[in-house]
The prediction has a mean pLDDT of 80. Predicted 3D model of an 88-nucleotide RNA (Fluoride riboswitch aptamer (crcB RNA motif)) from filamentous cyanobacterium CCP2. The source organism's lineage runs through Bacteria, Bacillati and Cyanobacteriota.
């Protein structure tokens, strides 16, 4: 220098902050759902074929732009912003 393993000790859990629990990471954890153009890949026939696809078609799948929804928690609580109602 590199791995690995262990305490201590941090960070994370789709929009802010503070207890309490709870999982997960230690360079990761984690970065929400619906809808789908175009392209890409994939699959299913078909056609070439010389063990090869710069090819067609499409009822498969993924990705995914515009647009569109909820929600301040991972859970419990409590506050702040934000929405609604109803009184003063």
């Nucleotide at each position: 220098a590199u791995u690995g393993a262990a305490g201590c000790g941090g960070g994370u859990g789709a929009u802010g902050g503070a207890g309490c629990u709870c999982a997960c990471c230690c360079u990761a954890a984690c970065c929400g759902c619906c809808c789908a153009a175009a392209a890409u890949a994939u699959c299913u026939a078909g056609c070439a074929a010389a063990u090869u696809g710069a090819c067609u078609a499409g009822u498969u799948u993924a990705u995914g732009a515009c647009g569109g929804c909820u929600g301040a928690u991972g859970g419990c609580u409590c506050c702040u912003a934000c929405u609604g109602u109803u009184c003063u």